Context: one part of a larger RNA
RNA sequence: AAUGAACGCUGGCGGCGUGCCUAACACAUGCAAGUCGUGCGCGAAAGUGACUUCGGUCACUGGAGAGCGGCGAACGGGUGAGUAACACGUGGAUAACCUGCCUGGAAGUGGGGGAUAACCUGGGGAAACUCGGGCUAAUACCGCAUACGUUCUCGGGAUCUCGAUUCCGCGAGCAAAGAUGGCCUCUGCUUGCAAGCUAUCGCUACCAGAGGGGUCCGCGUCUGAUUAGCUAGUUGGUGAGGUAAUGGCUCACCAAGGCUCUGAUCAGUAGCCGGCCUGAGAGGGUGAUCGGCCACACUGGAACUGAGACACGGUCCAGACUCCUACGGGAGGCAGCAGUGGGGAAUAUUGGACAAUGGGCGAAAGCCUGAUCCAGCAACGCCGCGUGGAGGAUGAAGGUCUUCGGAUUGUAAACUCCUGUCAGAUGGGAAGAAGGUCUGUCGGCAAAUAGUCGGCAGUCUUGACUGUACCAUCAGAGGAAGCCCCGGCUAACUCUGUGCCAGCAGCCGCGGUAAUACAGAGGGGGCAAGCGUUAUUC
Numbered sequence: 001a002a003u004g005a006a007c008g009c010u011g012g013c014g015g016c017g018u019g020c021c022u023a024a025c026a027c028a029u030g031c032a033a034g035u036c037g038u039g040c041g042c043g044a045a046a047g048u049g050a051c052u053u054c055g056g057u058c059a060c061u062g063g064a065g066a067g068c069g070g071c072g073a074a075c076g077g078g079u080g081a082g083u084a085a086c087a088c089g090u091g092g093a094u095a096a097c098c099u100g101c102c103u104g105g106a107a108g109u110g111g112g113g114g115a116u117a118a119c120c121u122g123g124g125g126a127a128a129c130u131c132g133g134g135c136u137a138a139u140a141c142c143g144c145a146u147a148c149g150u151u152c153u154c155g156g157g158a159u160c161u162c163g164a165u166u167c168c169g170c171g172a173g174c175a176a177a178g179a180u181g182g183c184c185u186c187u188g189c190u191u192g193c194a195a196g197c198u199a200u201c202g203c204u205a206c207c208a209g210a211g212g213g214g215u216c217c218g219c220g221u222c223u224g225a226u227u228a229g230c231u232a233g234u235u236g237g238u239g240a241g242g243u244a245a246u247g248g249c250u251c252a253c254c255a256a257g258g259c260u261c262u263g264a265u266c267a268g269u270a271g272c273c274g275g276c277c278u279g280a281g282a283g284g285g286u287g288a289u290c291g292g293c294c295a296c297a298c299u300g301g302a303a304c305u306g307a308g309a310c311a312c313g314g315u316c317c318a319g320a321c322u323c324c325u326a327c328g329g330g331a332g333g334c335a336g337c338a339g340u341g342g343g344g345a346a347u348a349u350u351g352g353a354c355a356a357u358g359g360g361c362g363a364a365a366g367c368c369u370g371a372u373c374c375a376g377c378a379a380c381g382c383c384g385c386g387u388g389g390a391g392g393a394u395g396a397a398g399g400u401c402u403u404c405g406g407a408u409u410g411u412a413a414a415c416u417c418c419u420g421u422c423a424g425a426u427g428g429g430a431a432g433a434a435g436g437u438c439u440g441u442c443g444g445c446a447a448a449u450a451g452u453c454g455g456c457a458g459u460c461u462u463g464a465c466u467g468u469a470c471c472a473u474c475a476g477a478g479g480a481a482g483c484c485c486c487g488g489c490u491a492a493c494u495c496u497g498u499g500c501c502a503g504c505a506g507c508c509g510c511g512g513u514a515a516u517a518c519a520g521a522g523g524g525g526g527c528a529a530g531c532g533u534u535a536u537u538c
Stems, first nucleotide, its partner, number of pairs: 001537003005534005012385006018378002020343001025341003029338003034071003039068002042065001046061006078296003088220007097213003102209004107204003110144001112142002119134006149174004154169006178201006187194003222268003229259003234256008271293004275286004298319005321332004349375001351374003357371001358369004388418004398409004422479001424474005432465001435461002438458008482527005487508003493522005503510002
């Protein structure tokens, strides 16, 4: 000088930050990932109409709800157990690779089929749930056609740096899905609707881009030799399998290699970095908050789905633990946000809002979002402000000391005149709001006054924080100072008590009858809403 601090005494206000360093211990409760009806079939309540035997039935509108389907759930949030490793940092390689959504380009979107949930019905079970039968839809699923193209085999050419780029040719394989709004010139039938056309959103195969990721390599990255030898998929080759992809990654066969005192192996410790602390620097220490990367999600293992996971709030198996049970069987995973117990010197609210920023879904309106933004608690830290200002000598009283003369507390108080920060009361009152709906208008697409996109104008409307910040007025010095130290180091001295006792102490050392070192008092010094102590680092 510093701290994610703790403890003791004390404590007025505000702003901005920070807040389980210990048990990766166990968790009650609530919330933390949904959304889309412009993909699909059902469809409760309520309403309207008709019929009615007055019980109700039918039709239309309506849309709760679950289901099928799509996208998301691999992000965001937490933690640091493991890891001494291509984990991280930095610089490269990928002619050895992948990439949903997004952007640009270019081509297509033809024609069929069979199911299944929901629903109805029957059964099993305490429950969790589950098994039959029957009906139905799709942008769900499956064939067929076609192929600008792409993949593969083969043949040939050019450039070339292993599987690269590019050109030509034969053959084989490979697609798709519709939804919404509008129009009637041609076709079909009856006004209008279909086919068709058109706009928007999709769908399919492909080429590039952006962003993201995988893999490999050089260098750097703690301690111990009271750890000296280690290694059989081990090291290499051939072939095969596997992967998006290289590779003993895996397997068969062959060879006998590979690492090591420039520290292998083993053991201990540890997430790494940007940074942070310290220091003149070199260096040393550290890795909270914030940002990047990695790893993990009760413990261990495994795969499925998917563009992406071997998946925190998914699945399966095993284990420990907890809970329910009709004893047959089931359910669970806070290292998400709050919160509880426990551990500990020690670390907060079971709060508000999606208003902003960002994310998911959606054509949009919008919905969801313990991300986030705010509020609450804590002097835990930094910064700012206040606790009054000026005048005021009989140098009052009281206290303390005294050589008894006085000295000191001390302009300090009283008293006089002011001021009005903060807190208090009253009144006014933001910025953070950009957008969004609707209407009109202009322009692009278009045949169009649909629709959609963009611009402009107008109406209405969106704030958790919050009646907050801020401003004005009112009253009145009123409500607001402590802590440590005073032998030397080290700024600051006397009296009384005690008598090697009681005690102090960072080091030297004080205390055994005049102690500036113990305890109290007066006085003084230092810092100040803090001051000391302890711990740790330089």

Small-subunit ribosomal RNA, 5' domain from an uncultured bacterium, 538 nucleotides, folded computationally. The RNAcentral record of the full RNA draws on ENA and SILVA. The prediction has a mean pLDDT of 86. Rfam family: Bacterial small subunit ribosomal RNA.